[in-house]
Context: one part of a larger RNA
RNA sequence: CUGGGUGUAAAGGGAGCGUAGACGGUAAUGCAAGUCUGAAGUGAAAGCCCGGGGCUCAACCUCGGGACUGCUUUGGAAACUGUAAAACUAGAGUGUCGGAGAGGUAAGUGGAAUUCCCAGUGUAGCGGUGAAAUGCGUAGAUAUUGGGAGGAACACCGGUGGCGAAGGCGGCUUACUGGACGAUAACUGACGUUGAGGCUCGAAGGCGUGGGGAGCAAACAGGAUUAGAUACCCUGGUAGUCCACGCGGUAAACGAUGAAUACUAGGUGUUGGGGAGCAAAGCUCUUCGGUGCCGUCGCAAACGCAAUAAGUAUUCCACCUGGGGAGUACGUUCGCAAGAAUGAAACUC
Numbered sequence: 001c002u003g004g005g006u007g008u009a010a011a012g013g014g015a016g017c018g019u020a021g022a023c024g025g026u027a028a029u030g031c032a033a034g035u036c037u038g039a040a041g042u043g044a045a046a047g048c049c050c051g052g053g054g055c056u057c058a059a060c061c062u063c064g065g066g067a068c069u070g071c072u073u074u075g076g077a078a079a080c081u082g083u084a085a086a087a088c089u090a091g092a093g094u095g096u097c098g099g100a101g102a103g104g105u106a107a108g109u110g111g112a113a114u115u116c117c118c119a120g121u122g123u124a125g126c127g128g129u130g131a132a133a134u135g136c137g138u139a140g141a142u143a144u145u146g147g148g149a150g151g152a153a154c155a156c157c158g159g160u161g162g163c164g165a166a167g168g169c170g171g172c173u174u175a176c177u178g179g180a181c182g183a184u185a186a187c188u189g190a191c192g193u194u195g196a197g198g199c200u201c202g203a204a205g206g207c208g209u210g211g212g213g214a215g216c217a218a219a220c221a222g223g224a225u226u227a228g229a230u231a232c233c234c235u236g237g238u239a240g241u242c243c244a245c246g247c248g249g250u251a252a253a254c255g256a257u258g259a260a261u262a263c264u265a266g267g268u269g270u271u272g273g274g275g276a277g278c279a280a281a282g283c284u285c286u287u288c289g290g291u292g293c294c295g296u297c298g299c300a301a302a303c304g305c306a307a308u309a310a311g312u313a314u315u316c317c318a319c320c321u322g323g324g325g326a327g328u329a330c331g332u333u334c335g336c337a338a339g340a341a342u343g344a345a346a347c348u349c
C1' cells in the first nucleotide's frame, strides 16, 4: 500500500458556512468521450504455454500453433456513465396562514439576600471548630429597628421540559433580529449531498487597555492538625470572577457515537402543531416534528445498541495501524506572552 476498522480495546475533526473535488431524482431525444462488438495493421526474434520431431533419455536443439491481456485506423450498438438542447415534480427552495420557545444583540427596570455606612434600642460577648485558636468586641460588637450606598446573581415556577450548529442560553419589559415546526400546495424546476484547503463561531482559565469591585476566592499571611503539613479544617485576603473593546483557540469541547438519504416488529411517557369521531370542559383514533424509557429481528468480544441504531445499504469527509520514548525534539506557521497547530527519530520492551 492493500485489507480491516473508529460508543468503551488505537481511531469522529470542538462546531458551522462553504471553494476545488467526489457523488447525484423521473421520462423521452440526439451525439458517441467512457463502455461493448466486428475488421485491418502492428505487437521483431529468442524466451513463455500447448502439440509434434531430433540427440539411447533428459537438459539441450528444432517444427507448428497459441499467447503477447497493448497501441493505431476503421465499420457498428446505445442499456449504463458522460454530454447537448428541451421537459417533469416525488428531492431542494420560495410564497401564504398559524402557534411554541432560557435562540441572539441592545436599552430600561424589580424584589429577596450578602456586605458596608449613618441613626435608634441594648450589654458582654460574638464568631468559628471534631475540639480550639488566630480574628471581631466596653473607642459599645453580635442581636434588633429605621434610613442610605454599591455590586453580583435571579428562589418558587423548573420538568431525562424548551431553544440553539456547537460552545451555550433562565427575574420582568421594550426595540431590533436568526432558526426550526405545522397546515396549504400558489411559484421555481434538481437549484441537491458531502466537503481537502479556506473563512467564521468557540466553556472555564489566561493576556492587553480602561472601568468596576458586594459576595466568593488562586497566590499570600496567620491559627490549628500533624512526626512533619509548603495540604485537608478555621480567620483574613490580592489577582480573578463583573462591564467595554481587542487577543488567545484549548476541555472528559462527551452521546467518549462525523454529515446526509432510504428502508427495517411493537409498547409506554413527555413536548410543539394538524385532522377525524363522540353530546360539551374531556375522551378515543390518526398524522407530522422533537425529546425519554422498555423491547423483537439484526448487530456486538462482551457490556449493550435497537426508527434519536452501534441494524440493512449508498455517498462524501476526518481519523487509526503494538506499549514507552512523546503530543516530546527539530523545523515551520500563528500569538504581546502564556502557549497553540503541525509533528518525528535514536533507543527500549
Stems, first nucleotide, its partner, number of pairs: 003321004007303002012317001014201004021194003025088002029084003033081002035077008048066007091191001092188003095184004103177007110154001115149007125136002162169002206247006215241002220236004258316006266294013298305002322349003331342004

The part of an RNA shown here (small-subunit ribosomal RNA, central domain) has 349 nucleotides and comes from an uncultured bacterium. The coordinates come from a structure-prediction model, not an experiment, and the mean pLDDT is 88.